[in-house]
RNA sequence: GGGCAGUUAGCUCAGCGGCUAGAGCGCUUGGUUUACAUCCAAGAAGUCACAGGUUCAAAUCCUGUACUGCCCA
Numbered sequence: 001g002g003g004c005a006g007u008u009a010g011c012u013c014a015g016c017g018g019c020u021a022g023a024g025c026g027c028u029u030g031g032u033u034u035a036c037a038u039c040c041a042a043g044a045a046g047u048c049a050c051a052g053g054u055u056c057a058a059a060u061c062c063u064g065u066a067c068u069g070c071c072c073a
Base pairs, nucleotide, nucleotide: 001072002071003070004069005068006067007066010025011024012023013022018056027043028042029041030040031039049065050064051063052062053061
């Protein structure tokens, strides 16, 4: 330098162009316990990497950039 894959909650990851963007774990609060753990209930937490474009409508499609991994040279 070229090619491919990825970037979504603190972590691991889902998510056919259309509803308020979700799950597990973790975190907070309450209940349960002498206490802790377990269990139950509720809650907080997101610039969907960034910029532009297409579209009535974009996390999703297109282009560029950045970063990470793999392959080739």